The part of an RNA shown here (small-subunit ribosomal RNA, central domain) has 352 nucleotides and comes from an uncultured bacterium. Model confidence (mean pLDDT): 86 of 100.
Context: one part of a larger RNA
Parts: sequence; C1' cells; structure tokens
RNA sequence: CUGGGCGUAAAGAGUCUGUAGCCGGAUAUAUAAGUCUGUUUUCAAAUACUCCGACUCAAUCGGAGAAAGGGGAUAGAUACUGUAUAUCUGGAAGUUAUUGGGGGUUAGUGGAAUUUCCGGUGGAGCGGUGAAAUGCGUUGAUAUCGGAAAGAACGCCGAAAGUGAAAACAGCUAACUACAAUAAACUUGACGGUAAGAGACGAAAGCUUAGGGAGCGAACGGGAUUAGAUACCCCGGUAGUCCAAGCUGUAAAUUAUGCAUGCUAGAUGUUUUGGACCCUCGUGGUCUGGAGUGUCGUAAUCUAACGAGUUAAGCAUGCCGCCUGGGUAGUAUAUUCGCAAGAAUGAAACUC
Repeated sequence: CUGGGCGUAAAGAGUCUGUAGCCGGAUAUAUAAGUCUGUUUUCAAAUACUCCGACUCAAUCGGAGAAAGGGGAUAGAUACUGUAUAUCUGGAAGUUAUUGGGGGUUAGUGGAAUUUCCGGUGGAGCGGUGAAAUGCGUUGAUAUCGGAAAGAACGCCGAAAGUGAAAACAGCUAACUACAAUAAACUUGACGGUAAGAGACGAAAGCUUAGGGAGCGAACGGGAUUAGAUACCCCGGUAGUCCAAGCUGUAAAUUAUGCAUGCUAGAUGUUUUGGACCCUCGUGGUCUGGAGUGUCGUAAUCUAACGAGUUAAGCAUGCCGCCUGGGUAGUAUAUUCGCAAGAAUGAAACUC
C1' cells in the first nucleotide's frame, strides 16, 4: 500500500452553512467519450513457457510454435455510465391554512429570600462544630416589629415533558424574529445527498476596557484536626461570578455512537390530523387509523462480551472525517492564529 476497522479495545471532527470534488429519480430519442467485441500493427534478440532435435543422459546447445497483457490504428455493438435534446412526478422546494414550544434578540415589570442601613421593643448572649476555638456582642448583638437601599437568582407548576444545529434554553408581559409539525390543494420540475478548503456559532475558566458587587467564593489570613495538614471542618475574604463591547476557541463539547436515504414485529407519553359511534350537542365521551417526536421491554439479526435492537450497534447505498502496538508525546521543531494564557497542525532518536 492493500485489507480490516472507529459505543466501551487505536479511531466520528463540539455543531452547522456551504464552494470544488464525488454520488444521484422515471421515460424516449440521438451520440458513441467511458465500456465490450473483431481485425491489424507494435512491445528487438536472448531469457521464461510448449513441442521436436543434437552432444551416451543431464546441465547446455539448435530449431519450430503459442498464449496473456499494454500502446496505436480501424470496423462494429449500445445494456450500463457519460453527453445533448424533449418530457414526467414519486425525491426536493415553494404558496395557503392550522397548531406548537424554557428557540433567539430587545425593552419593561413582579414577589419571596439574603445582606446592609435607619427607627422601635428587649437585655446577654449569639454563632459555629463530631467536640471546640477563631469570630460577632453592653459603643446594645442574636431575636422580633416597621421602613429604606442594593445586587443576583427565579419556589410551586415541573414531568422518562418541550424547544434548539450544537453549545444551550425556565418568574411575568410586550414587540421583533427564526424554526418545526400536520392537513389538503396548487405551483416549480431532479432544482437532490455529502462535503476537502472556507465561513459562522460555540459551556466553564481566562484576558482587555468601562461599570456593578447582595450572596457565594480560587488566592490569601486566622481557628481547629493531625506525627505533619501548604487539605477535608469552622470564622473571615480578594479576583471572579453579574452587565456592555471585544478577545479566547477549548471540555468526559458524550448517545464516548458522522450526515442522508431505503427496507425489517410491539407497548406507552407528547404534537397534529382523518374516520366511525354515543349523548345531556359541548372547549363532551368511546373506539380506531396516519404523520412527527420522546421513553420502555423484546423477535430476527448483529456483537469478543457487555449489550444494541424500526431513534440499530440489523440489512443495504452515497459522501466526508478518523485509526494502524505501548512509551517517548499531543512533547520538540517549523508555520498559522492569539494582548497573554495558550490553540491548531505535529515528528524522530531512543526504549519495551
């Protein structure tokens, strides 16, 4: 390299959009580039292969012959692929209607709690732990009542529930905006699938500038524990956590399972829709079918096993990404990006 693989052994890129490329529904006609067939030419000789012959045999030598394959030319074939033209509606998309949801952005707004401050009552403790101490408190704490301010997070509903490409998304209201599902009809007529490079989004922590700062809380200080205790426990507490504008671009970014399509038994939640029946005719009830989505135990099948099992890890097709013994090492070097932290790409010697 080929091959074989990628849930857990090495291996699915964090996610999406999309360029080139690769792949691509049905029918007819044309063409004959790919493809297939015939003929011809060429691929020196020797060697190799088959047959015959010569040295007593063999090695060796001499003669004759044939096949496969590659290149060129030429004559044909037309199923498949390609190309061109015309057409189709099943894939795809659009229009209309209904419905859905913590999808997104912005603005406004609400109550509970916490802390702080002010005032009243009150008068010795509070707090904290396994037990304590540090700490707070007669300059009146804790407790309790009234008032004010601030910031952050949204109890119940709440769920194996819902939405989103992923990251993620939850008090309430409004505006704007994106999306999905279903139903029937109409329209376009293959407009599709995947996607190297590229672009966009991307938890937390971190960085820059300007704010904000209640609670929590790396670092740090103190009290304990302990042989020690740079910890676990306790009292404090700065960055940070919050907001705006940028940067960073990583996570066990996980379903450790790439995307799309077709085929292959059930139960149940949820969204939507059709049909049948019943009545008290409603925002009703019962039965039953389709489509989307979530969950569960299983058949076949798969799997090393665990398990997966119509949401496949089954049976298949197309395209992309990735793996190739362990360590060295996600290191060195170089390059690109970044304010930095660092990120991306990514070896070898040596060793087992």

RNAcentral holds the full RNA, with entries from ENA and SILVA.